Notes
The prediction has a mean pLDDT of 80. Predicted 3D model of a 74-nucleotide RNA (transfer RNA) from Candidatus Woesebacteria bacterium RIFCSPHIGHO2_02_FULL_42_20. NCBI's taxonomy places the organism under Bacteria, Bacteria candidate phyla, Candidatus Woeseibacteriota. It matches the Rfam family "tRNA". It is annotated as a transfer RNA. Its family is annotated with triplet codon-amino acid adaptor activity in the Gene Ontology. The sequence was found in a public genome assembly.

């Protein structure tokens, strides 16, 4: 330099031919349970979907570009 894959709460990930409200598990906070801890149950906080631009009535999803991570080739 070329090609491929990836980037979504603190962590690991899902998200169906673009469609109404963006989710799960773990973690965190509060409450209940306990003498206490753990476990369990209930409730809650936390995301401008890597940045920017474009297409569309509508974008996490499609297109362009940039950045970062991993792999392959030279």
């Nucleotide at each position: 330099g070329g090609c491929c894959g990836g980037u979504u709460g603190g962590c690991u990930c899902a998200g169906u031919u673009g469609g109404u409200u963006a989710g799960a598990g773990c973690g965190c906070u509060g409450c209940a349970u306990u003498c206490a801890c753990a476990u369990u149950g209930c409730a809650g906080a936390g995301g401008u979907c890597g940045g920017g631009g474009g297409u569309u009535c509508g974008a996490a999803u499609c297109c362009c570009u940039c950045a970062c991570c991993g792999g392959c080739c030279a």